This is a predicted structure of a 109-nucleotide RNA (SAM riboswitch aptamer (S box leader)) from Pedobacter cryoconitis. The coordinates come from a structure-prediction model, not an experiment, and the mean pLDDT is 84. It matches the Rfam family "SAM riboswitch aptamer (S box leader)". Rfam describes the family as follows. The SAM riboswitch is found upstream of a number of genes which code for proteins involved in methionine or cysteine biosynthesis in Gram-positive bacteria. It was read from a public genome assembly, where an Rfam model found it.
RNA sequence: UACUUAUCCAGAAAGACCGAGGGAAAGGCCCUAUGAAGUCUUAGCAACCUAUACAUCCCAAAUGUAAAAGGUGCUAACUCCUAUCCACGUUAAGCGGAAAAGAUAAGUG
Repeated sequence: UACUUAUCCAGAAAGACCGAGGGAAAGGCCCUAUGAAGUCUUAGCAACCUAUACAUCCCAAAUGUAAAAGGUGCUAACUCCUAUCCACGUUAAGCGGAAAAGAUAAGUG
């Protein structure tokens, strides 16, 4: 970097340094000197992978539950909302579903 699969309306922040941006991208709408982004420290959330315990099971595999040691990830707003297609609606507002794009994990090349 490409591909495959799964998930994405839940959850979880304080401090120090620094000093103006940030929310992927376009539009919107927001956050931000009551301190953005970044770095560090500590804490937490979650349960994707590994390891562990238990249950189903003759065993294995698989599934489920628990727990949270290790590897990631995450800790404003549904992936912040929308764009394309379909359905409902009156052609509008709106609403639901799917896709695309994206993020994360695991795997493959």